[in-house]
Molecule: RNase P RNA; transfer RNA
Organism: uncultured Mariniblastus sp.
RNA sequence: AGUUGGUCAGACGAUCGCUGGCAAGCCAUCAGGCUUGCGAGAGGAAAGUCCGGGCUCCAUAGGACAGGAUGGUCGGUAACGCCGACCGAUCGUGAGAUCAGGGAAAGUGCAACAGAAAAUAAACCGCCUGAAACUUGGUUCGCCAAUGCUCAGGUAAGGGUGAAAAGGUGGGGUAAGAGCCCACCAGUACUCGGGGUGACUCGAGUAGCUUGGUAAACCCCAUCCGGAGCAAGGCCAAACAGAAAGAAGCGGUCGUCCGCCGCAUUUUAACUUUCGGGUAGGCUGCUUGAGCGCGCCAGCAAUGUCGCGCCUAGAUAAAUGAUCGUCGUCGGUGCAAACUGACUACAGGACCCGGCUUACGACCAACU
RNA sequence: GCGCUGUAGCUCAAUUGGUUAGAGUACCGGACUGUCGAUCCGGUGGUUGCGAGUUCGAGUCUCGUCAGCG
Numbered sequence: 001a002g003u004u005g006g007u008c009a010g011a012c013g014a015u016c017g018c019u020g021g022c023a024a025g026c027c028a029u030c031a032g033g034c035u036u037g038c039g040a041g042a043g044g045a046a047a048g049u050c051c052g053g054g055c056u057c058c059a060u061a062g063g064a065c066a067g068g069a070u071g072g073u074c075g076g077u078a079a080c081g082c083c084g085a086c087c088g089a090u091c092g093u094g095a096g097a098u099c100a101g102g103g104a105a106a107g108u109g110c111a112a113c114a115g116a117a118a119a120u121a122a123a124c125c126g127c128c129u130g131a132a133a134c135u136u137g138g139u140u141c142g143c144c145a146a147u148g149c150u151c152a153g154g155u156a157a158g159g160g161u162g163a164a165a166a167g168g169u170g171g172g173g174u175a176a177g178a179g180c181c182c183a184c185c186a187g188u189a190c191u192c193g194g195g196g197u198g199a200c201u202c203g204a205g206u207a208g209c210u211u212g213g214u215a216a217a218c219c220c221c222a223u224c225c226g227g228a229g230c231a232a233g234g235c236c237a238a239a240c241a242g243a244a245a246g247a248a249g250c251g252g253u254c255g256u257c258c259g260c261c262g263c264a265u266u267u268u269a270a271c272u273u274u275c276g277g278g279u280a281g282g283c284u285g286c287u288u289g290a291g292c293g294c295g296c297c298a299g300c301a302a303u304g305u306c307g308c309g310c311c312u313a314g315a316u317a318a319a320u321g322a323u324c325g326u327c328g329u330c331g332g333u334g335c336a337a338a339c340u341g342a343c344u345a346c347a348g349g350a351c352c353c354g355g356c357u358u359a360c361g362a363c364c365a366a367c368u
Numbered sequence: 369g370c371g372c373u374g375u376a377g378c379u380c381a382a383u384u385g386g387u388u389a390g391a392g393u394a395c396c397g398g399a400c401u402g403u404c405g406a407u408c409c410g411g412u413g414g415u416u417g418c419g420a421g422u423u424c425g426a427g428u429c430u431c432g433u434c435a436g437c438g
Stems, first nucleotide, its partner, number of pairs: 001368008010327007018041002021038007043346001047357002050355005055229004062258004067225005072086005087101001088099004102220002107218002109214002124159002126155006134148001135146004167185006186210001188207008233284004242275005249263005291310005297304002328343006370438005377393004386424001395411005417433005
């Protein structure tokens, strides 16, 4: 100068407040209220709400289509788009980092500009062959030769363009050339053998000679996904105004169809749904959970089994603050003793967990 | 809990991803006018909110993130 990983988020005590819990006492007809005591009270991200799950309701979550997500291999997990190890590619001198990393030989599409040509390859210059006329030269006047021009064709070796030009080098071959043929090299596919659970890798052989890029373009393949969400759902209280429809129907679950479920028993609407109107309160769900700490064992690891110990917020416009003392850390003054200042960054639960991402102060270790 | 937007100071464009992101207005300079305005001519002005990725190539496609709005 970097890379990777980890740790902490000042500690203890006292006093006064705030929010729950438990116990006791007092008041009250009840609902409940008051006092005292004990004990508890935000984070690594509580955040963004980007993934996954639990839980609740709707069929025990069903079938088809549509739609969406994921995409090397093996493993971990309740599950994941997360994590671990490994493989491959790319980047970096390196420690290491990144990868939406299946399929382009199923089909369709796209490639500006430049360039002759941009995908069933293509002929601008160049190279080569042929043809008639012209030109030039020669001439034995019959013609012959050459360059240039024109036309027809062959050629991807060379020039130049581009992000990309249809393998590379050498030799043979040819009118000139070309994997046209050969040797070596690179690559692809297949076969055999060795290693690995596997992705893959190492070695040998054969083949056609080479079959380009893009799927975060459509698409194909494989796997996964039912919907809504604690304002879910359940109970109580209060308040108010009614109207319409209801079985070949209405409603619920859904994006669509099927399926499933619920609803009258004859015009009553008391049941259901819709519209309208009203209410804006309380209880529950609510915090013991894929929980936390320590240890042993298994495993490279992620993680898991077992044992022991612990209980650690449940507010509802929303509590967790202030002061003092001791110690500690850092800064300043000072030779020292000591004095003095700060404890600061990002940031505050709202049903609960596992991740990811983002914000942010300091310290430590290993490695280059 | 769900959805939408972000391009010059302001308001808006940009075709299937294609060459140097355009237009109006504002601003600056010049012309015109006695002067100002209007008008005419010319010009400046862009991290396409930000950071990555895919691709030969990104305002456009994908992911993350930030801000704003409903």